[in-house]
This is a predicted complex of two RNAs, RNase P RNA and transfer RNA, with 479 nucleotides together.
Model confidence (mean pLDDT): 77 of 100.
Rfam match: Bacterial RNase P class A.

RNA sequence: GCCGGGCAGGCGGCCGCGUCGGGCGAUUCCUGCCCGCCGAGGAAAGUCCGGACUCCACAGGGCAGGGUGGUGGGUAACGCCCACCCGGGGCGACCCGCGGGACAGUGCCACAGAGAACAGACCGCCGGUGCGCAGCCCUCGGGUUGCGCGACCGGUAAGGGUGAAACGGUGGUGUAAGAGACCACCAGCGCGCCGGGUGACCGGCGCGGCUCGGUAAACCCCACCCGGAGCAAGGCCAGACAGGGAGCGUUCGAGGGUUGCCCGCCCGAGCUCCCGGGUAGGCCGCAACCGCCGCACCCCGCGAGGGGUGCGCGACGAGGGCGCCGGUGACGGCGUCCCGAGAUGGAUGGCCGCCGCCCGGCCGGGGAGACCCGGCCGGGGCACAGGAUCCGGCUUACAGUCCGGC
RNA sequence: GCCGGAGUAGCUCAGCUGGUAGAGCAGCUGAUUUGUAAUCAGCUGGUCGGGGGUUCGAUUCCCUUCUCCGGCU
Numbered sequence: 001g002c003c004g005g006g007c008a009g010g011c012g013g014c015c016g017c018g019u020c021g022g023g024c025g026a027u028u029c030c031u032g033c034c035c036g037c038c039g040a041g042g043a044a045a046g047u048c049c050g051g052a053c054u055c056c057a058c059a060g061g062g063c064a065g066g067g068u069g070g071u072g073g074g075u076a077a078c079g080c081c082c083a084c085c086c087g088g089g090g091c092g093a094c095c096c097g098c099g100g101g102a103c104a105g106u107g108c109c110a111c112a113g114a115g116a117a118c119a120g121a122c123c124g125c126c127g128g129u130g131c132g133c134a135g136c137c138c139u140c141g142g143g144u145u146g147c148g149c150g151a152c153c154g155g156u157a158a159g160g161g162u163g164a165a166a167c168g169g170u171g172g173u174g175u176a177a178g179a180g181a182c183c184a185c186c187a188g189c190g191c192g193c194c195g196g197g198u199g200a201c202c203g204g205c206g207c208g209g210c211u212c213g214g215u216a217a218a219c220c221c222c223a224c225c226c227g228g229a230g231c232a233a234g235g236c237c238a239g240a241c242a243g244g245g246a247g248c249g250u251u252c253g254a255g256g257g258u259u260g261c262c263c264g265c266c267c268g269a270g271c272u273c274c275c276g277g278g279u280a281g282g283c284c285g286c287a288a289c290c291g292c293c294g295c296a297c298c299c300c301g302c303g304a305g306g307g308g309u310g311c312g313c314g315a316c317g318a319g320g321g322c323g324c325c326g327g328u329g330a331c332g333g334c335g336u337c338c339c340g341a342g343a344u345g346g347a348u349g350g351c352c353g354c355c356g357c358c359c360g361g362c363c364g365g366g367g368a369g370a371c372c373c374g375g376c377c378g379g380g381g382c383a384c385a386g387g388a389u390c391c392g393g394c395u396u397a398c399a400g401u402c403c404g405g406c
Numbered sequence: 407g408c409c410g411g412a413g414u415a416g417c418u419c420a421g422c423u424g425g426u427a428g429a430g431c432a433g434c435u436g437a438u439u440u441g442u443a444a445u446c447a448g449c450u451g452g453u454c455g456g457g458g459g460u461u462c463g464a465u466u467c468c469c470u471u472c473u474c475c476g477g478c479u
Stems, first nucleotide, its partner, number of pairs: 001406007009355007017039002020036005041384001045395002048393005053230004060263004065226005070084005085099001086097004100221002105219002107215003122160002124156006130149008168186006187211002189208008234284004243275006255267004291316001292314001293312008317339001319338008356382004360377007407478007416431004425462001433449005455471005
């Protein structure tokens, strides 16, 4: 340098907070005092995914929409995890990848540049025509050779230049000059065969001049998945109040549900607007194996419900630690032990002492030096952050410190 | 708690089927006026909230994060 895992200051004393249980005093309650049990995290966070759970007259069909995207496995499920493949980076340990399809189609590729997608002649190179100059020949009108041209016609993608990207690379043959036009080798692609692997894929041989741009985190295509809403879901108790007006409608059916639309299906006697009035409380869900559920009894509460005791032994946890076994691993199986927040304007804190760690100052020793070791001082510091229905992940924040491997 | 939306100049907003960012007000300079305001002409001013990725190229597309706003008993 790289990778993986762990801890999240410790102990004691005093004071304080919240739920629950018990007791005392008081008693109509509110409330007061004492005792006991329990009382935040690795991320409780962001709410980015996936579920459990609850409800929606069980979710049927079509369209639209959203998500995922190498292969095989793990899981309740996932966009998570594990192993492997391929590509890229690093000297290396190792790291990164939203990693299907660009010969199904459409779109886009600014500027620059001649040309940007069945491409393209700006310079250059080459051939021809024309013109000019010079030499030579000659029947004096031309012929021929060489050089040249801000000229014209044509060939050429090897060279220059532009760009992120210019239609394979190197060498040769060939040619007026050139070019996969042809040849050898190399690179890629496609097809066929053989071998290995569950598979992604890898290796080998042969054939074809086939040389085909990029972009799908653009539309789109392919495969697979998705019913919707969310604990303010949802259920229940107690209490208060006052109705009035207008419109539409009661099987010729208003309105509503199927949470994007249509069809289909279902409910259906009320619905919408305006004025006025009342309330804005409580319980469960909810916290868990010493439990839940059923029955009986006791206590508290107006009640929904809560607490306790006994019996029944009915089903129940994607729980955690340790050990063994299986597996490369994620993980699974078995055994054993342990599980106690449940508040609702929302409880976990403060002070003191000792110890531990870090920073700072001073002194001594070692060393060439960077620095290391030891002692003292007392100053400062010990993060990030906090439940709110519950789990599995991801991501983000985090003073430091320890262990293991490479 | 659950569910949505927005960050662009000093302020209010455009621009987003990717091609190098504008408008109005404000500010500065000049003209006009005796002077000021108004008016006219010109100029200045941008990490497109931060970071990373896809792409030749990102304000725009994707992921993550920060801040702000709204709705639901």